[in-house]
RNA sequence: CCGUCUGUUCAGGGCGAGGUGAAACUCCUCACUGGCGGUGAUGCGCUUAAAGGCGACGAGUCCGCGAACGGAUGCCGCAAGGCAAACGCCGAAUCGGUGGGAACCCGAUACCAACGGUUAAAGUCCGGAUGAGAGAACAGAGAC
Repeated sequence: CCGUCUGUUCAGGGCGAGGUGAAACUCCUCACUGGCGGUGAUGCGCUUAAAGGCGACGAGUCCGCGAACGGAUGCCGCAAGGCAAACGCCGAAUCGGUGGGAACCCGAUACCAACGGUUAAAGUCCGGAUGAGAGAACAGAGAC
């Protein structure tokens, strides 16, 4: 130094205006939001005489995940039910520009968003959730 193990902490945003209506943050018009890791030519900052080096930013719709949803089976329970869980499921983009090179940059126009609830249909309200978690940071341990 690399991978491994342990611990601690952290780890999701958004309805503002108008319309209809008995009733809508749920419908209609405009508005608003974008988890984690990867890839992100160029460009930017610092540095170098230069080559180069270091650093920050950088994809909702490209790749891989998480959550959610379903769940064989197992365990607990008199029961109602609870817990674990292989596995399954898991949304959405085009065109133009620049360039040697772009699904990532720039521009334009589109599109997507679990489950349960609700005086009326929800990405934005309420709830499971003071939960879980991709992972991030820090500390420690041990082997090569």